[in-house]
This is a predicted structure of a 505-nucleotide part of an RNA (small-subunit ribosomal RNA, 5' domain) from Sciscionella marina DSM 45152. Model confidence (mean pLDDT): 82 of 100. The sequence was found in a public genome assembly.

Context: one part of a larger RNA
RNA sequence: GGACGAACGCUGGCGGCGUGCUUAACACAUGCAAGUCGAACGCGACCUUCCUUUCGGGGUUGGUUGAGUGGCGAACGGGUGAGUAACACGUGGGUAACCUGCCCUGCACUUUGGGAUAAGCCUUGGAAACGGGGUCUAAUACCGGAUAGGACUACAUGCUGCAUGGUGUGUGGUGGAAAGUGUUUAGUGGUGUGGGAUGGGCCCGCGGCCUAUCAGUUUGAUGGUGGGGUGAUGGCCUACCAUGGCGAUGACGGGUAGCCGGCCUGAGAGGGCGACCGGUCACACUGGGACUGAGAUACGGCCCAGACUCCUACGGGAGGCAGCAGUGGGGAAUAUUGCACAAUGGGCGAAAGCCUGAUGCAGCAACGCCGCGUGAGGGAUGACGGCCUUCGGGUUGUAAACCUCUUUCGACACCGACGAAGCGCAAGUGACGGUAGGUGUAGAAGAAGCACCGGCUAACUACGUGCCAGCAGCCGCGGUAAUACGUAGGGUGCGAGCGUUGUCC
Numbered sequence: 001g002g003a004c005g006a007a008c009g010c011u012g013g014c015g016g017c018g019u020g021c022u023u024a025a026c027a028c029a030u031g032c033a034a035g036u037c038g039a040a041c042g043c044g045a046c047c048u049u050c051c052u053u054u055c056g057g058g059g060u061u062g063g064u065u066g067a068g069u070g071g072c073g074a075a076c077g078g079g080u081g082a083g084u085a086a087c088a089c090g091u092g093g094g095u096a097a098c099c100u101g102c103c104c105u106g107c108a109c110u111u112u113g114g115g116a117u118a119a120g121c122c123u124u125g126g127a128a129a130c131g132g133g134g135u136c137u138a139a140u141a142c143c144g145g146a147u148a149g150g151a152c153u154a155c156a157u158g159c160u161g162c163a164u165g166g167u168g169u170g171u172g173g174u175g176g177a178a179a180g181u182g183u184u185u186a187g188u189g190g191u192g193u194g195g196g197a198u199g200g201g202c203c204c205g206c207g208g209c210c211u212a213u214c215a216g217u218u219u220g221a222u223g224g225u226g227g228g229g230u231g232a233u234g235g236c237c238u239a240c241c242a243u244g245g246c247g248a249u250g251a252c253g254g255g256u257a258g259c260c261g262g263c264c265u266g267a268g269a270g271g272g273c274g275a276c277c278g279g280u281c282a283c284a285c286u287g288g289g290a291c292u293g294a295g296a297u298a299c300g301g302c303c304c305a306g307a308c309u310c311c312u313a314c315g316g317g318a319g320g321c322a323g324c325a326g327u328g329g330g331g332a333a334u335a336u337u338g339c340a341c342a343a344u345g346g347g348c349g350a351a352a353g354c355c356u357g358a359u360g361c362a363g364c365a366a367c368g369c370c371g372c373g374u375g376a377g378g379g380a381u382g383a384c385g386g387c388c389u390u391c392g393g394g395u396u397g398u399a400a401a402c403c404u405c406u407u408u409c410g411a412c413a414c415c416g417a418c419g420a421a422g423c424g425c426a427a428g429u430g431a432c433g434g435u436a437g438g439u440g441u442a443g444a445a446g447a448a449g450c451a452c453c454g455g456c457u458a459a460c461u462a463c464g465u466g467c468c469a470g471c472a473g474c475c476g477c478g479g480u481a482a483u484a485c486g487u488a489g490g491g492u493g494c495g496a497g498c499g500u501u502g503u504c505c
Base pairs, nucleotide, nucleotide: 001505002504003503004502006501007500008499009498010497013372014371015370016369017368018367019365020364021330026328027327028326030325031324032323035072036071037070040069041068043066044065045064046063047062050059051058052057079283080282081281089207090206091205092204093203094202095201098200099199103196104195105194106193107192108191109190110189111145112144113143114142120135121134122133123132124131125130151174152173153172154171155170156169157168158167159166160165180188181187209255210254211253216246217245218244221243222242223241224240225239226238227237228236258280259279260278261277262273263272264271265270285306286305287304288303289302308319309318310317311316336362338361339360340359344358345356346355347354348353375405376404377403378402385396386395387394388393409446411441412440413439414438415437419432422429423428449494450493451492452491453490454475455474456473460489461488462487463486464485470477471476
C1' cells in the first nucleotide's frame, strides 16, 4: 500500500447493486416450511336437475366438500460444517463386475377367475395419546389360472477380445405379466422386452496440512480355496490353509481441518483463505437398527437405548428450528414472528388448479462497492468578530454581507409503467407498487464531518501545565518560554465518511 462476512469511537443527506451468528453442531415458546389426484375406488354431509310419493321418503343428474382405500411425490428443493487426513475431494481413466422411477424410441400383449379390508354402522376400553370386538362394501389395492419371440439352465456350434471372458444360432428343460378409466370414436393408462437419455454405485493412477519430544505397526491382519451375501467386484462376511502386508520416499500414533471451482495479495514465482455464488461429501437432539421404495439406511418417516423438555386423572403419553421468521443464552458482533405465488423453478393433476419461508420482492444495518448532492457567478472600505503582533500591521479572506442566477437530490401536486410473447373459451389476471419514470410548484432553501500538523510524513503559532497531567507505531516528548501534553486560532489530508483495533499478503 492492498484486502475484509469485520468490530469499536466520533459523525451521518440520497440512490443503485450486493452482503449480514465467523462465537454455543447451545436450548428452544408460537406460526408457517409437502402435498396433490373424483379422468383409480366406495361412503358421509350440503346444494342442484328430473321422476315418483302412502308426504316418512325413494330413485336419478350435475357440483362442492370431509375423512378413508389407492397412485405419484415426500430420497428433490432448503440448512449446517460437528465428524472426516479418507478414493472424502480434485483430475484422468476403468466397469467384459453394475443399477436407473418419471422421459424419448422400437416390438409384442392388455386374457380368465377369486377372497378380503379401510372408511361407514353397532358396541366397547382409556384422562389423553391411541385403541379392541362384531358387521357391511369398492377399486388401477391383494391373490390364483391361461398365453408370451424375452430370463435362467444343459448340450451342440459360429464369430471375437487385453485376461476373467463377450456375443450370436439350434434343441430340451425350469419358473414367470397385465387395469382400467374416459366426452366410451379420440385420448390416457397397464404388462413383457430391446435401445437411448438422465442420474447414480463400485474400482484404479496421480495430486493437495503440521508433528520423529510418535519408530516400529497389523490378526480378518496379507494372500489362496470352498461357501454366503449384494444390483455388482471384493476379507464385505464365514470355514479351512499359507505367513504374509505396511514402514525413514515417514508406516503407526498425536494435533488440526469438510474438499474443489475460486477469493485476497504479489511484476511473477509464491504465500494466505475456502464468507457470498456454483460443484461435491458428511450430518440432522446423542448412539444404534432396519422397513418401504427405482432411489434412503430417510432433517420436518419408523423402532430401540440415553440425556433433556413438556402433558398427566400417576396407569401412561408427547417432542426434536444445523428449514423461514422469532426467543433466551454465549459474544466485540450479525436483520422482520413482513408480502406474493405475478415471474422462474419444483410436486401432483388431462386440465382448471392446489401446494411451494425454493424463489421473486419488501423491511432493518454507511457492513461493502459505485454514483450524486450539500450550490454557481460577481463581490474590497479587504467590514464586524476571532487569533497573532515588532502595535505599523498580518491572518481568517472573496470567505461573509450584498447583487444576479440555477434547482440535481429531497418536499409537495398530477400522470404513471416494462416485467404477461404466459395462463384463461372469455371476462380477466403484477407481490413488488401508486414503486421506477415523466410533468409541474416553491425556495439557497432540508444536507459536513473525521483524523492529523517533532522526524519518518503533507501541515505552526499563542496560552495553560511544569518529569505533574498526559502523549507514543518507532525514535522519543513533558523538570517555567513544549511547533511532541491540553485548549484556541491557523493549516494539511481524506470526505458521507474519517480514524482505531484485529487478521492476511